[in-house]
C1' cells in the first nucleotide's frame, strides 16, 4: 500500500426571523387572597434506538402476598447487579492463516416413548451376500475298519461388500479353519488417585480397566434454582348527573383470585339489560438518573466530588432565508428505570491481524 | 398506552406422540343435453406470511420478524 478484526463517539452545522407547549417571574384586567385570561422577561425543551414489548425491577391496588398441588422460567463456573433469560472474566467445544467470532453448554446406567424410506440388523444384538469346514454332527466317495477325501448347513464367524443422518472404538503385529480386544503395541475413550485451579476444568503424572451403557431431553420427564395475579385505560381525590330501575346466580355461598385448594379480608355480593356523566386535580418525573473528575478493581462494576435536568392529554420540539459541505439514514416521549432484539446514509477516534514491498 | 389472538390452495377451514400437505366450494378439461343446468369422471392449482435455530428430517419445536384481529374510561 490492500484486505480484515474490534471498542467507542457523532447523528448535519452556524447565524438571523417568526413561532409551538413547559417552569420561574413581573405588570393588567376579572372574580377574589388563590385561581383564570392577557402581555413581557429568563430558564430549558426527544432517542441511540423514544420502536418491537421479548425479559428483568421500581411504584399502585388486591393481605405484609402465606401454605399446598399443578403450571411457566433459568440451565458450564465464579463475580457484577435491585433484578434478569443482561453484562464481566474464566472453563469445556466449534469456526477462521491470524486479529477473533459463535456457543439453550446440567441428566440418556430412574423411567416412559421415538428413529418414515432404505437396509440383514435402528438399540435388542442379528446375520442377506462373503469367508470357513478345526471340534462335535449330516451327506456322499473310498478303505487295508483304523481312517481319509469331498460337500455344504440346520455349524462357525462378523475381516470385506451392501443401506442409512447414524451400524457397537481406529492403525498394525501376533493369532485362527476363518475370523474377532482373542493377545500385544500406539493412538483414543473410561474410572481411581497426585498435581494446580475459589471452581468450571485442566494434566507431557500415577495406577487400573479390553472398551461397558450410540442419538434424541428446542420428546415427556428427572434434578438444581426461581416465580402470587393483575396493571398508570393501576390507583387515589373534588365536581357534575340519575331510575340505588328491571332480570339471573348463590348464601351448604360470593367477591379480592384471571389456575385449583387451604387460609386471610370484606360482604349481600358479582354478572346482564337498562340509566347517567362525559369536566378536573393528582399519580408525573430528582431517578437503583446523566456527564467528567479521582480512587478501588484485569472488567462489569463500586464510592466519593463537581455539575446537568422534557413532561404532553388533539398531544409541544417546527417553519423559512442566508451560509458551508461530507448534502444529512432509521425514525417522535405519553408512569419511571436496567437490558435484549431490530432498524439505520455517512462519518471520526483507538487498539490488533494477515498479505506484499522496502529498510 | 396496556392486554390477548390469528395468519395453510382463489375462499372457508383441517392438519399431534415431527417421517410423501388434505377436505368442501371454486377453476379448468371430457361425458351426458337439440341447449343450459344439475350431475359423472379427470386434472391444475401450496416457497404452510418472512427470516434463522434444534433436528437424519419441521406446517408442527425455539428465536426473531411483518401483517391483521379483539379486548380495556368513570358513577351507581
Nucleotide at each position: 500500500g490492500g484486505a480484515g478484526u474490534u471498542g467507542g463517539c457523532c447523528a448535519g452545522g452556524c447565524a438571523g426571523u417568526c413561532g409551538c407547549g413547559c417552569u420561574a417571574u413581573u405588570c393588567u384586567a376579572u372574580a377574589u387572597a388563590u385561581a383564570u385570561a392577557g402581555a413581557g422577561u429568563a430558564g430549558g425543551g426527544a432517542g441511540g434506538a423514544a420502536a418491537g414489548u421479548c425479559c428483568g425491577g421500581g411504584c399502585u391496588c388486591c393481605a405484609u402476598a402465606g401454605g399446598g398441588c399443578a403450571g411457566g422460567g433459568u440451565g458450564c463456573c465464579a463475580g457484577g447487579u435491585a433484578a434478569c433469560a443482561c453484562c464481566u472474566g474464566g472453563g469445556g467445544g466449534g469456526c477462521g492463516u491470524g486479529a477473533g467470532c459463535c456457543u439453550a453448554c446440567g441428566g440418556a446406567a430412574a423411567g416412559u416413548g421415538c428413529a418414515g424410506c432404505a437396509g440383514a440388523a435402528a438399540a435388542u444384538a442379528u446375520a442377506c451376500c462373503g469367508c470357513c469346514u478345526a471340534a462335535g454332527g449330516u451327506u456322499c466317495u473310498c478303505u487295508g475298519c483304523g481312517g481319509a477325501g469331498a460337500a455344504a448347513a440346520c455349524g462357525g464367524u462378523a475381516a470385506g461388500g451392501u443401506u442409512g443422518a447414524a451400524a457397537u472404538g481406529g492403525u498394525g503385529c501376533g493369532g485362527u479353519a476363518a475370523g474377532a480386544g482373542c493377545g500385544c503395541a500406539c493412538c483414543g475413550c473410561g474410572u481411581c488417585g497426585g498435581u494446580g485451579g475459589u471452581a468450571a476444568c485442566a494434566u507431557u503424572c500415577g495406577a487400573c480397566g479390553g472398551c461397558a451403557u450410540g442419538g434424541a431431553a428446542a420428546a415427556c420427564c428427572c434434578c438444581a434454582c426461581u416465580c402470587g395475579g393483575a396493571g398508570c385505560a393501576a390507583g387515589a381525590c373534588c365536581a357534575a348527573a340519575u331510575a340505588g330501575g328491571g332480570g339471573a346466580a348463590c348464601a351448604a355461598u360470593g367477591u379480592g383470585u384471571g389456575g385449583c385448594c387451604c387460609g386471610c379480608a370484606c360482604a349481600g355480593u358479582u354478572c346482564c339489560c337498562g340509566g347517567g356523566u362525559a369536566g378536573g386535580u393528582u399519580g408525573c418525573u430528582u431517578g437503583a438518573g446523566g456527564a467528567c473528575u479521582a480512587u478501588g478493581g484485569u472488567g462489569a462494576c463500586a464510592u466519593a466530588g463537581u455539575u446537568c435536568c422534557a413532561g404532553a392529554u388533539g398531544a409541544a420540539u417546527g417553519a423559512c432565508u442566508g451560509u458551508c459541505c461530507a448534502c444529512g439514514a432509521c425514525a417522535g416521549a405519553a408512569c419511571c428505570c436496567g437490558g435484549c432484539u431490530u432498524a439505520u446514509c455517512g462519518g471520526c477516534c483507538g487498539a490488533c491481524u494477515c498479505c506484499a514491498a522496502a529498510u | 398506552g396496556c392486554g390477548g389472538g390469528a395468519a395453510u390452495a382463489g375462499c372457508u377451514c383441517a392438519g399431534u406422540u415431527g417421517g410423501u400437505a388434505g377436505a368442501g366450494c371454486g377453476g379448468u378439461a371430457c361425458c351426458u343435453u337439440g341447449c343450459c343446468a344439475a350431475g359423472g369422471u379427470a386434472c391444475a392449482g401450496g416457497u404452510c406470511g418472512a427470516g434463522a435455530g434444534u433436528u437424519c428430517g419441521a406446517g408442527c419445536c425455539u428465536c426473531u420478524u411483518u401483517u391483521c384481529c379483539c379486548g380495556c374510561u368513570c358513577c351507581a
Predicted 3D model of RNase P RNA and transfer RNA as a complex of 435 nucleotides.